The part of an RNA shown here (small-subunit ribosomal RNA, 3' major domain) has 480 nucleotides and comes from an uncultured bacterium. It matches the Rfam family "Bacterial small subunit ribosomal RNA". Model confidence (mean pLDDT): 82 of 100.
[in-house]
Context: one part of a larger RNA
RNA sequence: UGACGGGGGCCCGCACAAGCGGUGGAGUAUGUGGUUUAAUUCGAAGCAACGCGCAGAACCUUACCAGCCCUUGACAUAUGGAUUAAGAAGAUGAGAGAUCAUUUUUGUCGGUUCGGCCGGAUCCAAUACAGGUGCUGCAUGGCUGUCGUCAGCUCGUGUCGUGAGAUGUUGGGUUAAGUCCCGCAACGAGCGCAACCCUCAUUGCUAGUUGCUACCAGGUAAUGCUGAGCACUCUAGCGAAACUGCCGGUGACAAACCGGAGGAAGGUGGGGAUGACGUCAAGUCCUCAUGGCCCUUAUGGGCUGGGCUACACACGUACUACAAUGGUGGUGACAGAAGGUUGCGAUGGGGUGACCCUUAGCUAAUCCUCAAAAGCCAUCUCAGUUCGGAUUGUUCUCUGCAACUCGAGAGCAUGAAGUCGGAAUCGCUAGUAAUCGUAGUUCAGCAUGCUACGGUGAAUACGUUCACGGGCCUUGUACA
Numbered sequence: 001u002g003a004c005g006g007g008g009g010c011c012c013g014c015a016c017a018a019g020c021g022g023u024g025g026a027g028u029a030u031g032u033g034g035u036u037u038a039a040u041u042c043g044a045a046g047c048a049a050c051g052c053g054c055a056g057a058a059c060c061u062u063a064c065c066a067g068c069c070c071u072u073g074a075c076a077u078a079u080g081g082a083u084u085a086a087g088a089a090g091a092u093g094a095g096a097g098a099u100c101a102u103u104u105u106u107g108u109c110g111g112u113u114c115g116g117c118c119g120g121a122u123c124c125a126a127u128a129c130a131g132g133u134g135c136u137g138c139a140u141g142g143c144u145g146u147c148g149u150c151a152g153c154u155c156g157u158g159u160c161g162u163g164a165g166a167u168g169u170u171g172g173g174u175u176a177a178g179u180c181c182c183g184c185a186a187c188g189a190g191c192g193c194a195a196c197c198c199u200c201a202u203u204g205c206u207a208g209u210u211g212c213u214a215c216c217a218g219g220u221a222a223u224g225c226u227g228a229g230c231a232c233u234c235u236a237g238c239g240a241a242a243c244u245g246c247c248g249g250u251g252a253c254a255a256a257c258c259g260g261a262g263g264a265a266g267g268u269g270g271g272g273a274u275g276a277c278g279u280c281a282a283g284u285c286c287u288c289a290u291g292g293c294c295c296u297u298a299u300g301g302g303c304u305g306g307g308c309u310a311c312a313c314a315c316g317u318a319c320u321a322c323a324a325u326g327g328u329g330g331u332g333a334c335a336g337a338a339g340g341u342u343g344c345g346a347u348g349g350g351g352u353g354a355c356c357c358u359u360a361g362c363u364a365a366u367c368c369u370c371a372a373a374a375g376c377c378a379u380c381u382c383a384g385u386u387c388g389g390a391u392u393g394u395u396c397u398c399u400g401c402a403a404c405u406c407g408a409g410a411g412c413a414u415g416a417a418g419u420c421g422g423a424a425u426c427g428c429u430a431g432u433a434a435u436c437g438u439a440g441u442u443c444a445g446c447a448u449g450c451u452a453c454g455g456u457g458a459a460u461a462c463g464u465u466c467a468c469g470g471g472c473c474u475u476g477u478a479c480a
Stems, first nucleotide, its partner, number of pairs: 001480002003477003007474007015464002019428005026320008034311002042053002064306007073129001077128002079125006087106008109119003131295002134293003140289002142284003145280001147278001152191006158167003171182003197272004202240007211230003216227003243266001246260005322421001326380006338369003343362002348357003387418001392413007434456008
C1' cells in the first nucleotide's frame, strides 16, 4: 500500500421489513444430470450453466452411429495434355441411394493477324496442395457475461518521506453521483457521473393523401359513401417549453433541502441507448479469424437408414389447474404494434369442426391478417362436480418426396393426478405487480420459448435492529 476481521462509524440497493402474486406438492412442456444405447454429436457448471448456443432435430440441418461408395477430392490456385463448348430437359437398365452404364432432344463460346494463336469453359493425368464442427479459450484476436449504471480509477507539476509511498481523492455540509459548496500543501487535468442522442407526455408552425369530417350539398337499409374542406383527430418534419427560473422557510451570507405558486409536465418528468481502471487464466478454436500440434485412400468428401425425441430416477425454468372474484350457454363494446406477392386473403358457398371450394382487393396510412378479458341475461350450488384436463381408442384435416421411429390440428368417446402445496425459496414500488388477449421472429409444417404490443388495473413501504450485496472513513493483523 492492499486484502481480510463472527472490529467500529456513516451511507445506499425490492437487501430486509410492510404488502401482492408465485416456485417447492399435481399433470404436461422444455433444458440439464444420471442411466441406457451402435449413436443417444458438441459446448455451457454457484450467483454470472440448466425454455442457454438452438430466431424452431421427420429428410436436410447434423457435427453422432451403422452400412455402401470417392481419393487432387464437394471448393481454390498453379502445370501439362485432350476437347470446343458448358449447360438444360428427359428416357432405359442396375442400385437403398450416392453412383455406374447406355441413350434421345435442345444447345454447340468470344476475339482473331485464320496459326489451337489469345481468352474462356469442360474432361484427363501427375504434383504442389485442398479439406478437417480434429486438440489446445491455460498460446491468441474479436465478441460476450459478471461485479455494476456501482461511483469510482488515475495522471502532470509541486510539497512531504532515506524509501516503498503519501498528499491531491482526506475533513465540514450536500447529492442519484469524486454532484456541488466551504475549508485545506496543494494547484490543475484525464477516463467515468451528468448533459449532448432516441422515445413518451403539452403546444405553435409547415404539409393534407391512402388519414380525418365541423359547416354546406348529394345519396343510402346503413357507413366519409360522394362532391367539398384541412377546422378537429392523426401522420411527420421544424420549433417552443423545465432552468430550483419565481415566492416563503431552514442552512454558514454557500452548496443544497422542505413547502408553495404558475404549469401538460417540478426538482434526474417516465422509459431506452450509453457500461470507467480493472476482476473472475470467467465463456467462446462448433460464428469468424489465428499460432502450435495432429489426420491426409482419412479425423477429408458423398449417400441411405438410424440417432440427437431413449427412461427406474434427480434438479432447474415454464404452462394448465385444483374452481363460484368460477365453469357453461347466449348476447355483446372497445386497442396498439407488427406483417403480407412463392404472400395476406375479404365476400359467397360446403363441412359439427380442423379445413375445403370460389375468388374480390392489396407491392399496402388505400386491401387483408384483426382481439380477449370486461359488461348484460340464463344456468350450475360445493361435489373429485357442468371443476380439471392428462392418458388412451377411433375417424378425419393440413404441410411436405415422405408424418412408422418422430409433426401440428379437429370431431366423437375416454376422463388420470390434482381440494392451494413441508423445509426452503423467487419476482415486483405505478400504468408497476397481477390478469387478458394480439403480433412478430425462426419457419414448408411445428411454441406453453423468445422479442415486442396494447386492454383491465391494485396493495404496501413504520423504519434500517437483523440476514445479503456494495461504497467511503477508521482500527487490528503471525496474510501478500